[in-house]
Context: one part of a larger RNA
C1' cells in the first nucleotide's frame, strides 16, 4: 500500500475564482516514452520453495533444480495511453435578438406607524398585569384636531413565486453595473473538468475613528413573582441595533446532502424564455431552461432518496477511522482585542 465510508450513527471545505497537479471530444498520419512479444547480459552466497540424500528421528547439515516477481542492453508489433503534425464539431466559448428577475452599487423622492415638540378642544384620571406594582398625570395627563423635528424599517403586492456562488436581497423613480434562461446558429475550434496551496467574497455578534439615536433594546435601576428569584412577568434604561471608513472571519455558514458530465418509467403544480395550431382565448399541445408535488426501477439499517438521486458510472478534490480527556494544552500563523486557524498527549472507560 492494499480497505470501507462521509443525509440522519464519526465524516463534504461558509462559498466562489483560480495556480501547481490530476483526469480530459472526434477523425487520418507519424514516432515508439508508457504497454505487449522476443533474445542477449546481469540479478554473490546464504535465506525461501521442490526432489534426492547425511547425523537412529526431527531441529540441523549436503546436492540438484526451481526461483530471486528487478536492472541494463538488442530486435519485432503499434491496439491503447502518451508526443508531433494535419482535419473535424456534438463538450466549451463568441457573435446577433426579443424578453424575465427582492442580483449588486450610488442618488434622489415617497406614504403609514412609532417618539418627541409647540398650539388648540378637554377633565382626572392613565398605563401595565392572571392579579398588581413600580411608572406618568390638576405645574393639565391619557383621549382628540393642528403643524414641525427627527430616525428606522419598507403593511397590502407576498406565493412550496423570482434573483444570487454562498452570505444573502422585498417602498418608488434616475444612472451604473454583474450573472443566467430562450432563440438562432453567423464565428472559434478541445480553448474542457476538477482544484492541494493562493485570492477574493463572507449573517449575526464584537472591535477602532467619526458621525447619527425615532423605536427595540444584553448590562443596569426598580416593582412583582417566589421558600429564594442575580429569571420567566411589568416599568425604566446604557451599548448595541442604523451611516461612512477600516477591522473581525464565526454559525444549526443546513438540502445537516462538494464539483462537473453521461445514462435510467411515469404523472401533477408552478416561473421564465421560445415554436405550433386554431375555435385567436384569462386557450390548446409541444420544446428548453429553473422550482416543487407524488410515485416506479433501483438504493437505504431503518427513515426515506428516486432525471433537481442518497440510483448506475467517470473524473478531481475535501474529510471520518471508539467515548472521553479535547476542537482543549504547547508551537506556528493571522487578529487592536476578543480570538479564530493549525492542531496532539498523559490518563482513563
Nucleotide at each position: 500500500c492494499u480497505g470501507g465510508g462521509c443525509g440522519u450513527a464519526a465524516a463534504g471545505g461558509g462559498u466562489g475564482c483560480g495556480u501547481a497537479g490530476g483526469c480530459g471530444g472526434g477523425u487520418u498520419g507519424u514516432c515508439a516514452a508508457g504497454u505487449u512479444c522476443u533474445g542477449a547480459g546481469u540479478g554473490a552466497a546464504a535465506u525461501c520453495c521442490a526432489a534426492c540424500g547425511g547425523c537412529u528421528c526431527a531441529a540441523c547439515c549436503g546436492u540438484u533444480g526451481a526461483a530471486c516477481u528487478g536492472c541494463u542492453u538488442g530486435g519485432a508489433a503499434a491496439a491503447c495511453u502518451g508526443g508531433c503534425a494535419g482535419c473535424c464539431u456534438a463538450g466549451a466559448g463568441u457573435g446577433a435578438g426579443g424578453g424575465a428577475g427582492a442580483g449588486g452599487c450610488a442618488g434622489a423622492u415617497g406614504g403609514a406607524a412609532u417618539u418627541g415638540g409647540u398650539g388648540g378642544u378637554g377633565u382626572a384620571g392613565g398605563g401595565g398585569u392572571a392579579a398588581a406594582a413600580u411608572c406618568c398625570g390638576u405645574a393639565g395627563a391619557g383621549a382628540u384636531c393642528a403643524c414641525c423635528a427627527g430616525g428606522a424599517a419598507u403593511a397590502c403586492c407576498c406565493a412550496u413565486u423570482g434573483c444570487g456562488a454562498a452570505g444573502g436581497c422585498g417602498a418608488u423613480c434616475u444612472g451604473c453595473u454583474g450573472g443566467a434562461a430562450c432563440u438562432c446558429a453567423a464565428c472559434u475550434g478541445a480553448c474542457g473538468c476538477u482544484g492541494a496551496g493562493g485570492c477574493a467574497c463572507g449573517a449575526a455578534a464584537g472591535c477602532g475613528u467619526g458621525g447619527g439615536g425615532a423605536g427595540c433594546a444584553a448590562a443596569c435601576a426598580g416593582g412583582a413573582u417566589u421558600a429564594g428569584a442575580u429569571a420567566c412577568c411589568c416599568u425604566g434604561g446604557u451599548a448595541g441595533u442604523c451611516c461612512a471608513c477600516g477591522c473581525c472571519c464565526u454559525a444549526a455558514a443546513c438540502g445537516a446532502u462538494g464539483a462537473a458530465c453521461a445514462c435510467u418509467a411515469g404523472u401533477u403544480g408552478u416561473u421564465g424564455c421560445c415554436c405550433u395550431g386554431c375555435a385567436c382565448g384569462u386557450c390548446a399541445g409541444g420544446g428548453c431552461a429553473g422550482u416543487a408535488a407524488u410515485g416506479c426501477a433501483c438504493c437505504u439499517a431503518a427513515c426515506g432518496g428516486a432525471u433537481u438521486a442518497a440510483g448506475u458510472g467517470u473524473u478531481c478534490c475535501g474529510c471520518c477511522u471508539g467515548g472521553g480527556g479535547a476542537g482543549u494544552a504547547c508551537g506556528g500563523u493571522c487578529g487592536c482585542a476578543a480570538g479564530a486557524u493549525u492542531a496532539a498527549a498523559a490518563c482513563u472507560c

Small-subunit ribosomal RNA, central domain from Sulfurospirillum sp. NO2B, 349 nucleotides, folded computationally. Lineage of the source: Bacteria > Pseudomonadati > Campylobacterota > Campylobacterales > Sulfurospirillum. The full RNA is in RNAcentral, with records from ENA and SILVA. Its Rfam family is "Bacterial small subunit ribosomal RNA". The prediction has a mean pLDDT of 89.